[in-house]
RNA sequence: CACGUGCUCCGGGGUCGGUGAAAUUCCGAGCCGGCGGUGAUAGUCCGCGACCCGGCUGCUUAGGCAGUCGGUUGACUUGGUGAAACUCCAAGACCGACGGUUAAAGUCCGGAUGGGAGGCGCACGCG
Numbered sequence: 001c002a003c004g005u006g007c008u009c010c011g012g013g014g015u016c017g018g019u020g021a022a023a024u025u026c027c028g029a030g031c032c033g034g035c036g037g038u039g040a041u042a043g044u045c046c047g048c049g050a051c052c053c054g055g056c057u058g059c060u061u062a063g064g065c066a067g068u069c070g071g072u073u074g075a076c077u078u079g080g081u082g083a084a085a086c087u088c089c090a091a092g093a094c095c096g097a098c099g100g101u102u103a104a105a106g107u108c109c110g111g112a113u114g115g116g117a118g119g120c121g122c123a124c125g126c127g
Base pairs, nucleotide, nucleotide: 001127003125004124005123006122007121009119010118015029016028017027018026030107031106032096033095034048035047036046037045043094044093052071053070054069055068056067057066058065059064076092077091078090079089080088098110099109100108
């Protein structure tokens, strides 16, 4: 240093003003961007997770919960530099689940003190 097994820990961000009886939801101007990969750094390229729908198995008093399999799942261009960049620089754009809320939500409240892709480290073994 590589590999295997086990364990601990970590693991999502964002607002003000105006109008109005009422809006952090409308209008105006902002702000935010999980994880792994990618010859060069990504919300918008490739894949994954979560949310949502369904099947099967088990647990459960009804609800429901856990595991597993499948399905759906948003958005970018131009110029420049360079060996190489839809990833950097310049400029202009776009996207953002579900339920609730006296008025319509990426930003408020809620499921969530949840779950999780994964990551650092430690121990043992082994090459």

FMN riboswitch aptamer (RFN element) from Leekyejoonella antrihumi, 127 nucleotides, folded computationally.
The prediction has a mean pLDDT of 84.
The sequence was found by an Rfam model in a public genome assembly.
NCBI's taxonomy places the organism under Bacteria, Bacillati, Micrococcales, Dermacoccaceae, Leekyejoonella.
Rfam family: FMN riboswitch aptamer (RFN element). On this family, see Vitreschak et al., Nucleic Acids Res 2002: "Regulation of riboflavin biosynthesis and transport genes in bacteria by transcriptional and translational attenuation".